[in-house]
A computed fold for a 396-nucleotide RNA from a Caulobacterales bacterium, annotated as Bacterial RNase P class A. Taxonomically the source falls in Caulobacterales (Bacteria, Pseudomonadati, Pseudomonadota, Alphaproteobacteria).
């Protein structure tokens, strides 16, 4: 300098008018609500989107719903092994297969000797293989130039061709009538396995001619995990899950007539079991509210500087308060400067096409907006910048 991996930053900036929510703080004097407290109105200070606020895909907080405790079954998620975390399907760090020269990159990566199931299409033959085509032997017939060809039939044969995604070790020799782990030798493969690792795994040596295809994002088998709904959760405040009506099913004892105790219904897949909890039960009919306050932002929070770990994280120490609307605020306009990109005058150089500087002027500057609240994955994004690292090439 060229091409690339992997990681991280920021994502316009200064000012000048206007305006908009939100807190505090003065005014409340002449304005409007309102009995009052207040409220609106003013005024002045401050705060006010994002790495993805998005998809709403996973883990959690919170909040209700008498159950969610202990087992089976049923449905669903998950799956290499170790750590990390409140928790994950989520990160780290390994391990193993897979691509890359290589830096690194991809994996839904438990089991296929537990059963079942499926493997289109071509293909002769697709899972206890299979002779289409060649090759080789033998039999018959028929032709010879006497060396052999052709047709039929019968048996060998997986080395060659051909077909797939896949065809039952691979290369070479020996051997065969032509082959063939049929015999060797190297590679592969399988089976034991010192030893090393927490482990997942690896692996010296050692046996075995090799008999064992492949899907479980098919059923299924192991192991582990899981109760629903959700901030239109939910509290308050108000007459407001009030309060009323039809129908139909509803035991048994005690009773001082209020009820009390059994028994029965209900109650979050389904059962069983403890332990509970509401009380007639079912089904219709009709009625009011549909306003305001809280829930709401001190938090698994942010910075910053020390320390453990390889890293994910984590631990101490000090600062920081950092949007809370509900027809939904965080805008808009103008001037400067920023950075692409196109490009006129106007220098240089050429006889010129035309290089090369120059920069008036012009366009353009992304993706996208909170709505209980976190951790996280995904998916969109103009453009800028940094840092390790790889591979080529030049030069010292």
């Nucleotide at each position: 300098c060229c091409a690339g991996a992997c990681g991280g930053u920021c994502g316009g900036g200064c000012g000048g008018c206007c305006g908009c929510u939100c807190u505090u703080g003065c005014g409340u004097g002449u304005c409007c609500c309102g009995a009052a407290a207040g409220g609106g109105u003013g005024c002045a200070a401050g705060g006010g989107a994002g790495g993805a606020a998005a998809g709403u895909c996973c883990g959690g907080g919170c909040u209700c719903c008498a159950u969610a405790c202990a087992g089976a079954c049923a449905c669903g998620g998950c799956g290499g092994c170790g750590g990390g975390u409140a928790a994950c399907g989520c990160c780290c760090g390994c391990c193993g297969a897979g691509g890359g020269c290589g830096a690194c990159c991809u994996c839904a990566g438990g089991g296929a000797u537990a059963g079942c199931g499926c493997c289109a299409c071509a293909g002769a033959a697709a899972a206890c293989a299979a002779a289409c085509c060649g090759c080789c032997c033998a039999g018959c017939g028929g032709c010879u130039u006497c060396g052999g060809c052709c047709g039929c039939c019968g048996g060998g044969u997986a080395a060659g061709g051909g077909u797939g995604a896949a065809a039952c070790g691979g290369u070479g020799g020996g051997g065969u009538a032509a082959g063939a782990g049929c015999c060797c030798a190297c590679c592969g493969c399988c089976c034991c396995g010192a030893c090393c690792g927490u482990a997942a795994g690896g692996a010296a040596g050692g046996g075995g001619g090799c008999a064992u295809g492949g899907c479980a994002a098919g059923c299924c088998c192991c192991g582990c995990c899981g109760g629903g709904a959700g901030c239109a959760a939910g509290a308050c405040c108000g007459a407001a899950u009030a309060g009323g009506g039809a129908c139909g099913c509803a035991g048994a004892c005690c009773u001082u007539c209020g009820g009390g105790u059994c028994a029965g219904g209900c109650c979050u897949g389904u059962u069983u079991g403890u332990g509970g909890g509401c009380c007639g039960c079912g089904u219709c009919c009709g009625g009011g509210u549909g306003g305001g306050u809280c829930g709401c932002g001190c938090g698994a929070a942010c910075c910053g500087c020390c320390g453990a770990g390889c890293g994910a994280u984590c631990g101490g120490c000090g600062g920081u308060c950092c949007a809370g609307a509900u027809g939904a605020a965080u805008g808009g306009c103008c001037g400067c400067c920023c950075c692409g990109c196109c490009a006129a005058a106007c220098c240089u150089g050429g006889c010129g096409a035309c290089a090369g500087g120059g920069g008036a002027g012009g366009c353009g500057g992304a993706c996208a907006g909170a709505a209980c609240c976190c951790g996280g994955c995904u998916u969109a994004c103009a453009g800028a910048c940094c840092g390790u690292c790889u591979g080529g090439c030049g030069c010292c």
It is recorded under the gene name rnpB. It matches the Rfam family "Bacterial RNase P class A". From the family's description: Ribonuclease P (RNase P) is a ubiquitous endoribonuclease, found in archaea, bacteria and eukarya as well as chloroplasts and mitochondria. Rfam classes the family as a ribozyme.